[in-house]
Notes: A computed fold for a 327-nucleotide RNA from a Desulfurobacteriaceae bacterium, annotated as Bacterial RNase P class A.
Formats: sequence, structure tokens, C1' cells
RNA sequence: GGAGCAGGGCGAAGGGUCGCUGGAAGGGAAUACCUUCCAGAGGAAAGUCCGGGCUCCACAGGGCAGGGAGCUGGCGUUAAGCCAGGUAGGGGUGACCCUACGGAAAGGACCACAGAAAACAAACCGCCACCUAAAAGGUGGUAAGGGUGAAAAGGUGGUGUAAGAGACCACCGCUUUCCCUCGCGAGAGGGAAAGGCACGGUAACCCCCUCCCGGAGCAAGGCUAAAUAGGCUGGCGCUUGAGGGUUGCCCGCCCGAUGCCAGCGGGUAAGCCGCAUAGAUAAAUGACCCUUUUAAACAGAACCCGGCUUACGUCCCUGCUCCUUGC
Repeated sequence: GGAGCAGGGCGAAGGGUCGCUGGAAGGGAAUACCUUCCAGAGGAAAGUCCGGGCUCCACAGGGCAGGGAGCUGGCGUUAAGCCAGGUAGGGGUGACCCUACGGAAAGGACCACAGAAAACAAACCGCCACCUAAAAGGUGGUAAGGGUGAAAAGGUGGUGUAAGAGACCACCGCUUUCCCUCGCGAGAGGGAAAGGCACGGUAACCCCCUCCCGGAGCAAGGCUAAAUAGGCUGGCGCUUGAGGGUUGCCCGCCCGAUGCCAGCGGGUAAGCCGCAUAGAUAAAUGACCCUUUUAAACAGAACCCGGCUUACGUCCCUGCUCCUUGC
């Protein structure tokens, strides 16, 4: 000097002119209009993915169904959240980054194509023996060598065999049990004994195990006003219970009578609250000039809050890695 990695920050501030929205005060007959003052989009406001506050329903109980979570410790009201770790796998020269995480030995299912064969799965080539003196061919044995594949009955060396093979042996690998050290823990390191040893993967395939879960949502919900045809038809019922509620079903429980359900037809669809030091309701903050500055991008609240994801400026600060050059 260049190229990167991780973390954090900012993403504008002040003044003036005109214009817009809300509020306050004054003028004004007046909700018209005018004057003055105050306030006026974000780190993601985006996505609507997760959760909570809040609102309404519900004797808020039980079961089935359904949904969610799943390595360890901690934080947190909760969150498919955050912090710090562990194991396995992958990317990068590196600083660092990414993915997964109860169970595949309960059961079922799937693994295209290729290949002989894809999981209690195998004989295409090959090797060996015999028919045979030899070849083609046939019968039997074999799974060590080769081929196919993402993956093919653990690896090296030996014994043995007709040829071979954990068939047997040694070491390694693997499984089970026990012990020591470190750690809160997931686990890490080491040792001993036994065993020829489960023949792979996938559970965001069904499934099994453990734990958790009322429902619906601001177009929630509440108040006021207005309107009509408190109409017509059909069905059921009036406490021996029609119907409704409780998620989807069942049980249970609750409400319930000039009643309820279904269909047809008619009228209304307005205002206020919820809702704010931004609070609109087709949706307001725009344009121009000056100064400071690293000042550029992505971009616009709609009940509120916490998170996650996505978009973004060769910007600023701190720490670290690699390359090159000079001393």
C1' cells in the first nucleotide's frame, strides 16, 4: 500500500421562504376564513414468520383428534428468541463462516439411473475343481481381485484352502461393561476386561418417546343515532327441553320458551370511542436557498410492544487475517 474477516455506530443537524396534517389561543354571525405558537415516519416503518399486551366468547372439566418443541448451561412474560458452549459434517491459505442435533436395534415405507445385487440384498467379469489330453460349452464351489454406483458384508499383515473368506490369529477400527482425571453439563483425555462384531442412508416420509398448548382477533370490541315490512312460508318445540354455547368430535356442564331454526323478501350501512406530544381514513411532513458534515443508499407509521427474516451506502470506529514493497 492492497485485499478480506468479526463486532459496533450513523444513515443527518441548524436557519430562511412558500405549501400540507393535527393541536392550543385569538379574531370572526359562522364547523367558512385569517393570525400567532407547538408538534409532525424507520433501523428496518418492509415481510405478516413467531410471541406477548389488549378485546370478546367460554362453569374455563375430561377424552380423542389437531398443533408446536426436542444436544448442554444460562437469560427471558413468552418467542422457530438471545448469549455462551459441545459433538458430527462441510467451505476457506487464514482471520473466520455454514449446516445438523430425542429415536433408524418397535414397526412400515423409500433409495432414480447404473449395477449380478440396495439391506436377513450378490454372481456380470474373474479365481478354483470336475466333465477333459486341449478348446468351446456345462456342473459345482467362491466373494479376496475388477467393474457399476452417493453408498456394495471394516482395514493391514499372516495362517489356512482346490481356490477363497473374521473361517482362524495379531494389531487397528467398532460394540458392551467397569475404573481414573478434567468439566455445573453436553462431553474430553486415558486405562482394563469381554466380544468376531448390528450388513448403509432417509424420520421438513409415516411413525415411536418425552414435554407444552382453550378459541378468535382492532375489519377485536363498545356507545349513540337512524331505517323498515317487529313481513311471508316451512319445520321443531313449550321444562318428559326445540335450540344455542363450550374449537373439530364425544362425554359432562351452562343458558333456555307469546320460543328457536331454515329459506324468501324489505330497510339501514351514519357518527363517536377504541386511537395517542404523528394519529390520517384513499390516506398529511413537499419544493427551493444557505451553512456544517463521512452524509450516500434501502425506503413511508395505521392498536401497542419483543424477536426473526429480507433490502441497503467501496460511509465512520475498534480488533484480527493474508499478500506485496521498503527499512

Its Rfam family is "Bacterial RNase P class A". The family's RNA type in Rfam is ribozyme. Lineage of the source: Bacteria > Aquificota > Aquificia > Desulfurobacteriales > Desulfurobacteriaceae.